Overview: TPP riboswitch aptamer (THI element) from a Rhodothermales bacterium, 98 nucleotides, folded computationally.
[in-house]
RNA sequence: GCACAUCGUUGGGGGUGCCUUCUGCACGGAGGCUGAGAUAAGACCCUUGGAACCUGAUCCGGCUUGCACCGGCGUAGGGAAUACGAGUUUGCCAUGGC
Numbered sequence: 001g002c003a004c005a006u007c008g009u010u011g012g013g014g015g016u017g018c019c020u021u022c023u024g025c026a027c028g029g030a031g032g033c034u035g036a037g038a039u040a041a042g043a044c045c046c047u048u049g050g051a052a053c054c055u056g057a058u059c060c061g062g063c064u065u066g067c068a069c070c071g072g073c074g075u076a077g078g079g080a081a082u083a084c085g086a087g088u089u090u091g092c093c094a095u096g097g098c
Stems, first nucleotide, its partner, number of pairs: 001092003006086004010081001011047004017033006053078003059072004
């Protein structure tokens, strides 16, 4: 000197399922499961070093009351900031001394 972890401000992107029951149906309510987020939370996550999220997918295997719940697919195809400031946690480069 540069880059990054991290923090702050602003901009932008994204998802909101499954089961039981109220009830014969719809809207809605209550409870349960996983998860950062499943009741628009005035929240959570992600922002190209991009698995946040979408397509493939009414997909395939497993578990389960059931479900993107777990794994595959996935070195697949897309997908929103080389924003500003702080910052020495980590790393790289240069210079000087021993």
The sequence was found by an Rfam model in a public genome assembly.